Notes
The RNA shown here (transfer RNA) has 72 nucleotides and comes from Mesosutterella multiformis. RNAcentral holds the sequence, with entries from Rfam. Its Rfam family is "tRNA". Rfam classes the family as a transfer RNA. The prediction has a mean pLDDT of 81.
[in-house]
RNA sequence: GCCUCCGUAGUGAAACGGAUUUCACGCAGCCCUCCGAAGGCUGAAUUGAAGGUUCGACUCCUUCCGGAGGCA
Numbered sequence: 001g002c003c004u005c006c007g008u009a010g011u012g013a014a015a016c017g018g019a020u021u022u023c024a025c026g027c028a029g030c031c032c033u034c035c036g037a038a039g040g041c042u043g044a045a046u047u048g049a050a051g052g053u054u055c056g057a058c059u060c061c062u063u064c065c066g067g068a069g070g071c072a
Stems, first nucleotide, its partner, number of pairs: 001071007010025004018055001027043005048064005
């Protein structure tokens, strides 16, 4: 330098182009308890960045950023 793959809450994952993006753990509040743990209820938090296509994009296209691998 060229090619392929990956990037989604704090962490790990899911999501035919279509519902308000879902689940587990974690976190916060409340209940429970003498206090905690466990358990129950509730809540916050996510699509690497910028454009494009589309009625509609995590998903398709382009460029860039970061990571992994292959070739030279």